Lysine riboswitch aptamer from Halonatronum saccharophilum DSM 13868, 172 nucleotides, folded computationally. The prediction has a mean pLDDT of 79. Lineage of the source: Bacteria > Bacillati > Clostridia > Halanaerobiales > Halonatronum saccharophilum. Rfam family: Lysine riboswitch aptamer. Rfam 15.1 lists 3,224 matches to the family in 1,923 species.
[in-house]
């Protein structure tokens, strides 16, 4: 020099990932309160326990009249296992509620899966036909291998990956 393996550090795939602000449709003239008129004994999701004939539950008008989750648009931030998801632990972590219990959402960890975005399918969530997640399948993309006839094109393959660089160790 040139090839192996480890660690570092650096960059790439584009309708590329997340996350915070602000703005706005939806949600909804929906819940909920108030009154009036009917009815007339339950209502409160399981337990305690409150309410209630001074009128529960329920129906009708009629006035106020929401929010949360999800969505678009826009601005910075962060960054390429960006993130997302599963299952397991873990703390008297939030939320719901008068209180528990249930249910529901995140924070650390560990293990596992997905190269990315799109599209179709029913499935779960959702107020939704919007958007989310898992699976199944199409084509499309990126990177790396083989092989051709070398224009490109076919087959595989999988992020613990790939491009470049820098250092140590073996081997030639």
């Nucleotide at each position: 020099g040139a090839c192996u393996a480890a660690g570092a550090u650096u960059g790439a795939g584009g309708u590329g990932c997340a996350g915070u602000g602000a703005u706005u449709a939806u949600c909804a003239g929906u819940a909920a309160u108030u009154a009036u008129a009917g009815u007339g004994a339950g209502c409160u999701a399981g337990c305690u326990g409150g309410c209630a004939a001074u009128g529960a539950a329920c129906u009708a008008u009629a006035a106020u009249a929401a929010a949360a989750g999800g969505g678009a648009u826009u601005a910075c931030u962060g960054c390429c296992g960006a993130a997302a998801u599963u299952u397991c632990g873990u703390a008297g972590c939030g939320g719901u509620u008068a209180g528990c219990a249930g249910c529901u959402g995140g924070g650390c960890g560990a293990a596992g899966u997905u190269g990315g975005g799109u599209c179709u399918g029913g499935g779960c969530u959702g107020a939704a036909u919007a958007a989310g997640c898992a699976c199944a399948g199409g084509a499309c993309u990126g990177c790396c291998a083989c092989u051709a006839a070398a224009g490109u094109a076919g087959u595989g393959g999988a992020g613990u990956g790939c491009u470049a660089u820098c250092u140590u160790a073996a081997u030639c």